[in-house]
RNA sequence: GAAUCAUCCAGAGGAUCCGAGGGACCUGGCCCGAUGACGGUCCGGCAACCUGCCCCGCGGCAAGGUGCCAACGCCAGGAACGAUGAGGA
Numbered sequence: 001g002a003a004u005c006a007u008c009c010a011g012a013g014g015a016u017c018c019g020a021g022g023g024a025c026c027u028g029g030c031c032c033g034a035u036g037a038c039g040g041u042c043c044g045g046c047a048a049c050c051u052g053c054c055c056c057g058c059g060g061c062a063a064g065g066u067g068c069c070a071a072c073g074c075c076a077g078g079a080a081c082g083a084u085g086a087g088g089a
Base pairs, nucleotide, nucleotide: 004086005085006084007083008082013043014042015041016040017039021032022031023030025078026077027076028075029074044069045068046067048066049065050064051062052061053060054059073081
C1' cells in the first nucleotide's frame, strides 16, 4: 500500500499542554469554540471488524490487534467522495 468485501441513525469520561479556529473536499445550511474548541500527551472508557472463550444455533463473555469516545459520515446536493475493519496487488 491498489482491487475487492463489509459497516458507518447505538455506544464511550477526566486531567494537562497548545492557543483560534473546527465539523474530510466543494456549495447552501446548521452546530462546536477564550466557560479554551480543533490538535498533542496521560489515565479511563466504548465494543465496529479481527482474535480468544462459551453456545446446536440465535446469541453471550473478554478486551489481545486495529479502531473509536459532539450532533444520523451533523443535514442536503455533487463526486469511481470520506472513515473504519478485513484484504493484500
Predicted 3D model of an 89-nucleotide RNA (SAM riboswitch aptamer (S box leader)) from Actinoallomurus bryophytorum. Rfam family: SAM riboswitch aptamer (S box leader). Gene Ontology term of the family: regulation of gene expression. The model forms 96% of the base pairs in the Rfam consensus. The sequence is in RNAcentral, with records from Rfam. Taxonomically the source falls in Actinoallomurus (Bacteria, Actinomycetota, Actinomycetes, Thermomonosporaceae). The coordinates come from a structure-prediction model, not an experiment, and the mean pLDDT is 87.